[in-house]
Molecule: transfer RNA
Organism: bacterium
RNA sequence: GGGCGGAUAGCUCAGCUGGUGAGAGCGCCUGCCUUACAAGCAGGAAGUCGGUGGUUCAAAUCCACUUUCGCCCA
Numbered sequence: 001g002g003g004c005g006g007a008u009a010g011c012u013c014a015g016c017u018g019g020u021g022a023g024a025g026c027g028c029c030u031g032c033c034u035u036a037c038a039a040g041c042a043g044g045a046a047g048u049c050g051g052u053g054g055u056u057c058a059a060a061u062c063c064a065c066u067u068u069c070g071c072c073c074a
Stems, first nucleotide, its partner, number of pairs: 001073007010026004019057001028044005050066005
């Protein structure tokens, strides 16, 4: 220098061909249960979808550029 893949909640990850509300597990908070803790049950909070710009009625999803991590080639 070139190519490929990843970046979405605190962590690990889904999200198929753009189309109501952005999700799961674990974790966290509150209540119940318990002598108490764990487990369990009920409820809840939490995300600029790496960034900027563009296309579109509509973008996590498409396009361009860019940041960062990993792998391969030279």